A computed fold for a 72-nucleotide RNA from bacterium CG1_02_42_9, annotated as transfer RNA. Its mean pLDDT, the model's own confidence on a scale to 100, is 84. It matches the Rfam family "tRNA". About the family: Transfer RNA (tRNA) molecules are approximately 80 nucleotides in length. Rfam classes the family as a transfer RNA.
[in-house]
RNA sequence: GCUGGGGUAGCUCAACGGUAGAGCAAUGACUUCGUAAGUCAGAGGUUCCGGGUUCAAAUCCCGGUCCCAGCU
Numbered sequence: 001g002c003u004g005g006g007g008u009a010g011c012u013c014a015a016c017g018g019u020a021g022a023g024c025a026a027u028g029a030c031u032u033c034g035u036a037a038g039u040c041a042g043a044g045g046u047u048c049c050g051g052g053u054u055c056a057a058a059u060c061c062c063g064g065u066c067c068c069a070g071c072u
Stems, first nucleotide, its partner, number of pairs: 001071007010024004018055001027041004048064005
């Protein structure tokens, strides 16, 4: 340099173009003499960045950027 895949919650990952979710973690409550475990609850997001298409974009298109793999 070329090709392909990927970037979404603190972490690991989902999500037909139509309200962005789950598990774990963290927080609060219950339980305990206390802790752990367990149960319940709520919170947590500029979907990597900039444009375009569309009534509507995490999703489609273009450019950029970073990570991974392969080729040279």